A computed fold for a 133-nucleotide RNA from Colobus angolensis palliatus, annotated as U4 spliceosomal RNA. RNAcentral holds the sequence, with entries from Ensembl and Rfam. Of the family's consensus pairs, 85% are formed in the model. It matches the Rfam family "U4 spliceosomal RNA". Rfam 15.1 lists 32,178 matches to the family in 2,547 species. The family's RNA type in Rfam is spliceosomal small nuclear RNA. On this family, see Zwieb, Nucleic Acids Res 1997: "The uRNA database". Taxonomically the source falls in Colobus angolensis (Eukaryota, Vertebrata, Mammalia, Cercopithecidae).
RNA sequence: AGCUUUGUGCAGUGGCAGUAUUAUAGCCAAUCAGGUUUACCUGAGGCGCGAUUAUUGCUAACUGAAAACUUUUCCCACUGUGACAACUUGCAAUAUAGUCAGCAUUGGCGACAUUUGACUGUCUCCAUGAAGA
Numbered sequence: 001a002g003c004u005u006u007g008u009g010c011a012g013u014g015g016c017a018g019u020a021u022u023a024u025a026g027c028c029a030a031u032c033a034g035g036u037u038u039a040c041c042u043g044a045g046g047c048g049c050g051a052u053u054a055u056u057g058c059u060a061a062c063u064g065a066a067a068a069c070u071u072u073u074c075c076c077a078c079u080g081u082g083a084c085a086a087c088u089u090g091c092a093a094u095a096u097a098g099u100c101a102g103c104a105u106u107g108g109c110g111a112c113a114u115u116u117g118a119c120u121g122u123c124u125c126c127a128u129g130a131a132g133a
Stems, first nucleotide, its partner, number of pairs: 020052003024048001026047003034042002078108002080105003086099003
């Protein structure tokens, strides 16, 4: 180190039970508990008192302003989305196309063209390729 066996565990699976399971620093018990029967027979727990969704966990939910599980809260700008309002276009009413103002917000907002930087610093001219200041 491999293999095998036993004991103690973990996990999976099946049966029965939940009127059941379990603790005992209390008492008794193979130095014999408890026995209606066979008693020179039988042979293992019994009594009392506790814990229990009367087996324990696991998961989910609820309560509350606030409950410790991997990306959250607030403000502004731009953009996306939603509803509304106004104007321009337009057969006559619409439609279509476009713009502007405010409101709401679950989304986005560092990867070549605008906002998350090819910047840094230091002198003048070459054919050394760049180029100007």